[in-house]
């Protein structure tokens, strides 16, 4: 140093790289043709998501699982993932209490649409100064801004039936 086994740590724009592109080295092209170059092959590397947001009743399922920013390879592929769907359990909304059913939501929250207001709200990019590497590139510090989604409160119009009780 490699391989195997065991243990530990480590994550969600998270991890990985065989397509692609780029870099180094070597070979080839280099025969003909007046000459040269590129395309090519081997090998070793590099790139391959910028933050905001998002969890957990149980079981299962599927994969292109929210939002914007950006020089748009942030392409393509594989794996995963707090999202989504179905069933069950429980709860909640549908004028008040109970029961049943129906429709819709929620898993500490909870009907749909609209209006208004408050909260939250960046980082890369860019610029400058460095460090590492033959290079492609990697990385640190400083400065400078700018989002959307989301959440709370209020209001308006709509959103169910029966029975019992009051």
């Nucleotide at each position: 140093g490699u391989u195997u086994u065991a243990c530990g740590a480590a994550a969600a724009g998270c991890g990985c790289c065989u397509g692609a592109a780029c870099u180094g080295a070597g070979c080839a092209g280099a025969a003909c043709g007046a000459a040269a170059a590129a395309a090519g092959c081997u090998u070793a590397g590099u790139u391959g998501a910028c933050g905001a947001g998002g969890a957990u009743g149980g079981a299962g399922g599927a994969u292109u699982a929210u939002c914007g920013a950006a020089a748009g390879u942030u392409c393509g592929g594989c794996g995963g993932a707090u999202g989504c769907c179905u069933c069950c359990c429980g709860g909640u909304u549908g004028a008040c209490g109970a029961u049943u059913a129906c429709a819709g939501c929620c898993g500490c929250a909870a009907g749909c649409u609209c209006u208004c207001u408050c909260c939250u709200g960046a980082a890369a990019a860019c610029a400058a100064a460095g460090a590492g590497g033959c290079a492609a590139c990697u990385u640190u510090u400083u400065g400078c801004a700018c989002a959307a989604a989301g959440g709370g409160a209020a209001g308006a119009a709509c959103g169910u039936a029966a029975u019992c009780a009051c």